Context: one part of a larger RNA
RNA sequence: UGACGGAAGGGCACCACCAGGGGUGGAGCCUGCGGCUUAAUUUGACUCAACACGGGAAAACUCACCCGGCCCGGACACUGCAAGGAUUGACAGAUUGAUAGCUCUUUCAUGAUUCGGUGGGUGGUGGUGCAUGGCCGUUCUUAGUUGGUGGAGCGAUUUGUCUGGUUAAUUCCGAUAACGAACGAGACUCUAGCCUGCUAAAUAGUACACACGUGCGCUGCUGCGUGUGCUUACUUCUUAGAGGGAUUCGCGGCGCUUAGCCGUACGAAAGUGAGCAAUAACAGGUCUGUGAUGCCCUUAGAUGUCCGGGGCCGCACGCGCGCUACACUGACAGUGUCAGCAAGUUUUUUCCCUGGUUUGAGAGGAUCGGGAAACCUUGUGAAUCAUUGUCGUGACAGGGAUCGGGGUUUGCAAUUAUCCCCCGUGAACGAGGAAUCCCCAGUAAGCGCAAGUCAUAAGCUUGCGCUGAUUACGUCCCUGCCCUUUGUACA
Numbered sequence: 001u002g003a004c005g006g007a008a009g010g011g012c013a014c015c016a017c018c019a020g021g022g023g024u025g026g027a028g029c030c031u032g033c034g035g036c037u038u039a040a041u042u043u044g045a046c047u048c049a050a051c052a053c054g055g056g057a058a059a060a061c062u063c064a065c066c067c068g069g070c071c072c073g074g075a076c077a078c079u080g081c082a083a084g085g086a087u088u089g090a091c092a093g094a095u096u097g098a099u100a101g102c103u104c105u106u107u108c109a110u111g112a113u114u115c116g117g118u119g120g121g122u123g124g125u126g127g128u129g130c131a132u133g134g135c136c137g138u139u140c141u142u143a144g145u146u147g148g149u150g151g152a153g154c155g156a157u158u159u160g161u162c163u164g165g166u167u168a169a170u171u172c173c174g175a176u177a178a179c180g181a182a183c184g185a186g187a188c189u190c191u192a193g194c195c196u197g198c199u200a201a202a203u204a205g206u207a208c209a210c211a212c213g214u215g216c217g218c219u220g221c222u223g224c225g226u227g228u229g230c231u232u233a234c235u236u237c238u239u240a241g242a243g244g245g246a247u248u249c250g251c252g253g254c255g256c257u258u259a260g261c262c263g264u265a266c267g268a269a270a271g272u273g274a275g276c277a278a279u280a281a282c283a284g285g286u287c288u289g290u291g292a293u294g295c296c297c298u299u300a301g302a303u304g305u306c307c308g309g310g311g312c313c314g315c316a317c318g319c320g321c322g323c324u325a326c327a328c329u330g331a332c333a334g335u336g337u338c339a340g341c342a343a344g345u346u347u348u349u350u351c352c353c354u355g356g357u358u359u360g361a362g363a364g365g366a367u368c369g370g371g372a373a374a375c376c377u378u379g380u381g382a383a384u385c386a387u388u389g390u391c392g393u394g395a396c397a398g399g400g401a402u403c404g405g406g407g408u409u410u411g412c413a414a415u416u417a418u419c420c421c422c423c424g425u426g427a428a429c430g431a432g433g434a435a436u437c438c439c440c441a442g443u444a445a446g447c448g449c450a451a452g453u454c455a456u457a458a459g460c461u462u463g464c465g466c467u468g469a470u471u472a473c474g475u476c477c478c479u480g481c482c483c484u485u486u487g488u489a490c491a
C1' cells in the first nucleotide's frame, strides 16, 4: 500500500429485500446441455460471466464426424530418365453406387505441359485462445482513475482525491497544505413527444367547383361514397429539412438561507428510452469469422480437395431457455371495427413482394396484371377487442400430444415422416413441493405483425405497434457492491 479476512460506521442496487404483479419448478410438446448408445452420433462454451449461446431453425451443400471412391490445385530449384518418346487422354468388355480409363484386358491418340528422387513450398473447420493480434464478454452500471508544481515522510508512500451537507454521479456547495489540471460522469449522438411560424410536395393530402350514385328527406345542396379538375387554391392533417422549445425559469416552504430538495403555477413536455463509456485487470471466450498469425502436426494410402451414402435428429435418464394448456374474465360459429416497425426481381447469380379473375373442401393450381417502390403488394381492413348466438362445470364443445389414411407444395432427392392441408384418433394436464426468476408506467402482463435465418421455414431472436393494470417511490433485514475508520493476522 491493500486481490483478502475480522470489527465498527456511512451510502447504494428490483441482476437485493419490502409491498405486490406475472411466472418458472409439476403436465404434453419444442429446443440447448449432460449422460447413455453409436461406424459416427463433429465440436467450442460449464456459477453470476456455459446450457433458443457460437447469429448453430444441419435432408444434399454447409461439415469439421463415420463408411467408401476419384483428383493434384506437389510453386520453384537441383538432379535423373527422356524425342529411337518424358508423359497425358480414351471407346468397348470386365470392374464399380457411378457414363471415376479408378484398376485390368485390348491399342489407338497425345507430344516435353509432365514423370522419378532430393530440397523447399502450398493447403488444412488439424493441435495449442496456457504462444498471439483483433473483436467480444466480465470485474462494473457503479464513481472511479492519473500526472505536474507545492507540503509531509530517511523511504515505500501520502496529501491533493476531505469532517459536514447535497447529488444518479469524486455532482456541486463548502471546508482546506494545497494550487491548478486531465480521463471517466455530465455535456454529446440517436430516439419519443410540441410548433396553425419557415421551406415545399399529382409518388402525401385537404379545401373548393362540377358530375354521378345513395340516404335523410319531402326541398336544403345538409350528410356519405365515387370520379374529374385543359393545374383551382392551400399545407391543418402526412412526409422531412432547417430551426425553435425546458433553464428547476416564476411562486411558496425546508435547507449554513449555500449546493439543493419538496410542493405548485405556466406549459406539448418539469424523470422518454437507448447508444457511447475511464484506469487497472481476467492466463474469461474466440486459431471453427478472416488470404490476421507464431510454433507443432499432416501433406498423395492426405488431416488438402471433390463425389456417393450415413451422422450431427439416435433414447432407461438428469438439468436449463421456452410454447401450449388446465377453461365460462372461457371455447366455438357468424358479424363489426382499428395499428406500427419493416421488406420486395441483387454482385449478373439459381432463389423477389404479390393484386384481380377463375378453379379446388382446403393446402394449392391456372391465367391476366402492378411494382427496383410515399406510386404496386398495402389502409399490409393483424390479433387481443366489440357484438349476436350455441355450449353449461362434465377430462366436456376445455386441452391437442400421439397415431392411421389421403392430398398439395419446395427441392436432383422428403424414408428417420421439410413445411402445409383434409378426415379420423383424442394422451397427460383440475393451477404445480422444496426452491427460484423478472419487474415500477404506456412499465408488467395479454395480443398479434414485420424482419433475421429461408429453395422449403418460427415454439427462437431482434424490432414494432394494439389492449393495458395491482403495488413501492422506501429500507439495509437477506444477497451483493462502494467508501471511511481500526489493527491483532496475511502477500
Base pairs, nucleotide, nucleotide: 001491002490006486007485008484009483010482011481012480013479016475017474020439021438022437023436024435027324028323029322031320032319033318034317035315036314043054044053065310066309067308068307069306071304076119077118078117079116080115086113088109089108090107092105093104094103123298124297126296127295128294132292134286135285136284137282138281139280144183145182146181148179149178150159151158152157162174164173165172188275189274190273194244195243198241199240200239201238204235205234206233207232208229209228210227211226212225213224214223216220250264251263252262253261254260326432330391331390332389333388334387335386336385343377344376352371353370354369355368356367357366358365359364398429403424404423405422406421407420445467446466447465448464449463450462451461452460